[in-house]
Context: one part of a larger RNA
């Protein structure tokens, strides 16, 4: 892991609602007793007590009234015509372990532990070998005597080196180990506060501790066992047969509250009511959002005008003057605003009247669940006009929704699955192949753009329209001219069209030619351009708007930025007609719910509308064990159980039968539950 078995809303009492039954202004007995029976029990007594029949007041008390009050006032609570009560069943609530399993913990005037380990006591044991050489002694020297010196002896020390033994701060191995703490290597102590055997003593808020909260039997910031005890768990997990109807919420307010609750909202069931609800249309209202505007309040730009200020000038001071400075108010122009409004929608909201539909609403009561929401479109705030971000509002979908499309893809698009069918039509989306259906028409693109991206850049290309030039010859090319005053003046070493500065940059000739557009020279020279003529012979040049393209374009395993193949359409835009395409719609058959109608009305028929579904509410059933019916029925001509087969029911299941099995099983109608298993890191056994 699998298989088999076991495994979770029970019981008592009280309350409340509903259903059924009895009696009814009443209902009902409890303990107990009697009779009877083989027992469980049954019947009859028993009225104590309880509920109801009257309330008001704190109470005395009064009473259809009463309390307050001075009150015949006012006001509060009542009465003004009545349904309860007992039992059973079911839903739910309360008190109890209260659906089941699960803590870490707390307490005990209960107990067991010092064979581990900590400390202590008593009594034993152990420490190879080597080194050092304290005091003291002896001898000699020495001293007045000591002291002192030398030699020798001696054998001290929490002395030295190093086995046993003890221990360990390093590191390697081991880490489903050889081992629930070890092994290897190196290193430490090794006559001591040393190590060790045996016996004994001290313990749970206590011991012991050269002190680490260490140790007290592999577990110690309070041991272990038992008990309180089924502690508590707003937490996690699990909770067992079937079918049918409806079907949520993830919000508001409060909360030592935020992953829990109370009340409301939203769901369901019953009763009452009877269209009161919803949608659409018409009419009548309130409003200050979007937009817009600048009339108010403020912001902000330019100009004009002009107080005030700054700066400069001015003879000390004053006066005065100037101002490409700052700038109030006023004026002009053009603007901005959630907390601006002279204005002002669309929606939405309120009221009335109609129409459509019969879907709804409302009230009272029983039962809930929810109170973590997610994405998407639109409108705001926060954030960075970031986020698969966050907070609100109005919708949608998912949640609780399957199917088709988007390659794949809860929240996007289409569309809401009762069942069956090898039938049809469509939606979104598609129609070259994978892969169902068009190799349709007219344009555009030439970049594989399509099949990712910006500022910006560009004689890419289509369309529309504009300006100028052009057969009196344009544009481009080619041929020729492109001059003179003059080297303009100044400056300069030089400056001659062409370093620089200046200028009413002029005049002449001419078809035209700048006091010169570049290159060039030291300066000249030289080449060239503007401008003109000729040649050629048809469009040329420059803006604007717009469609589709180009560059900008760089990432990590492998093409990898169309799902793929591949495509020049099978890309993009437009148009038209077909077709494909879903659990949508239709067709045929069947099941079921609700409403209405009918009927041989107690379950059929017809019509209409329904039948996705989590939490959850409601309804109807199946099966298991036991009891009554039942001393019945059934069974060796084979029960239950096991393995199959057939038939049948929407299903849980049922019936029949073959083989096996070898002695019990039990209809119908009822009753009572240890009543249904796949999940709980469930429990036990097997494998």
């Nucleotide at each position: 892991g699998c298989c088999u078995g076991c495994g979770a809303g029970u019981u008592a009492c009280g309350g409340u609602a509903u259903g059924c039954a009895g009696c009814g202004a009443g209902g009902u007995u409890a303990a107990g007793g009697a009779a009877u029976g083989g027992u469980a029990g049954u019947u009859c007594c028993g009225g104590a007590g309880c509920c109801g029949g009257a309330g008001g007041g704190a109470a005395a008390c009064c009473g259809a009234g009463u309390c307050u009050g001075a009150a015949g006032a006012g006001g509060g609570c009542g009465a003004u015509g009545g349904a309860g009560u007992u039992g059973c069943a079911u839903g739910c609530c309360g008190u109890a372990g209260a659906c089941c399993c699960g803590a870490a913990g707390c307490c005990a005037a209960g107990g067991u532990g010092a064979u581990c380990u900590a400390g202590u006591c008593a009594u034993g044991g152990g420490c190879a070998g080597g080194c050092u050489g304290a005091a003291g002694g002896c001898a000699g020297g020495g001293u007045a005597a000591c002291a002192c010196c030398u030699g020798u002896u001696g054998g001290a020390g929490g002395g030295c080196c190093g086995a046993a033994c003890a221990g360990u701060a390093a590191u390697c191995u081991g880490u489903u180990a050889a081992a629930a703490a070890a092994g290897g290597u190196a290193g430490u102590g090794a006559u001591g506060a040393c190590c060790u055997g045996u016996g004994a003593c001290u313990c749970g808020g206590a011991g012991u501790g050269a002190a680490a909260g260490g140790c007290u039997a592999a577990a110690c910031a309070a041991a272990c066992c038992u008990g309180g005890a089924a502690a508590u768990a707003g937490c996690u997990g699990g909770c067992u047969c079937u079918c049918c109807c409806c079907g949520a919420a993830a919000u508001g307010c409060c909360u030592u509250u935020a992953g829990g609750g109370a009340c409301a909202g939203c769901c369901u069931c019953a009763u009452a009511c009877g269209g009161a609800u919803a949608c659409u249309g018409g009419c009548g209202g309130a409003g200050g959002u979007a937009a817009a505007g600048c009339a108010c309040u403020g912001g902000a730009u330019g100009g004009a005008c002009u107080a005030g200020g700054g700066g400069g000038c001015g003879u000390c001071a004053c006066a005065g003057c100037c101002u490409a400075c700052c700038a109030a108010a006023c004026c002009c122009a053009a603007u901005c605003a959630a907390a601006c409004u002279c204005u002002g929608a669309a929606u939405g909201c309120c009221g009335c009247c109609a129409g459509u539909c019969a879907a709804u609403a409302u009230a009272u009561g029983g039962g809930a669940g929810u109170g973590a929401g997610a994405c998407u479109g639109c409108g705001u705030g926060c954030g960075a006009c970031a986020a698969g971000g966050u907070u609100c509002g109005c919708g949608g979908u998912c949640a609780a929704g399957a199917g088709g499309g988007a390659a794949a893809c809860a929240g996007c698009c289409c569309g809401g699955a009762c069942c069956a069918u090898c039938a049809a039509c469509u939606a979104a989306g598609g129609u070259c192949c994978c892969g169902a259906a068009a190799u349709g028409c007219c344009g555009c693109u030439g970049a594989g753009u399509g099949u990712a991206a910006a500022a910006u850049g560009a004689u890419g290309u289509g369309c529309a329209g504009g300006u100028a030039c052009a057969a009196a010859g344009a544009c481009a090319g080619c041929c020729a001219g492109g001059a003179g005053g003059u080297u303009g003046g100044c400056u300069u070493a030089g400056a001659a069209g062409c370093a620089g500065c200046c200028a009413u940059u002029c005049c002449u000739u001419g078809a035209a030619a700048g006091a010169g557009u570049g290159c060039g020279u030291a300066a000249u020279a030289g080449c060239u351009c503007a401008c003109u003529g000729g040649u050629c012979g048809a469009g040329u040049a420059c803006g604007u708007g717009u469609g589709c393209g180009c560059a900008g374009a760089u990432a990590a395993u492998g093409u990898a930025a169309c799902g793929g193949g591949g495509c020049u359409a099978a890309g993009c835009g437009g148009c038209a007609u077909a077709c494909c395409g879903a659990a949508g719609u239709u067709a045929u058959g069947g099941a079921u719910u609700u409403a209405u109608g009918c009927u041989u009305u107690u379950a059929g028929c017809a019509u209409a509308a329904g039948u996705g579904g989590u939490a959850g509410g409601g309804g109807a059933g199946c099966a298991u064990u036991c009891c009554u019916c039942a001393g019945g029925c059934u069974g060796a001509a084979g029960a239950a159980g096991g393995c199959g087969u057939g038939c049948u029911g929407c299903g849980a299941g049922g019936c029949a039968u073959g083989c096996u099995g070898g002695a019990g099983g039990u209809a119908c109608a009822g009753g009572a539950a240890g009543u249904g298993a796949g999940a709980a890191u469930g429990c036990a056994g097997g494998u």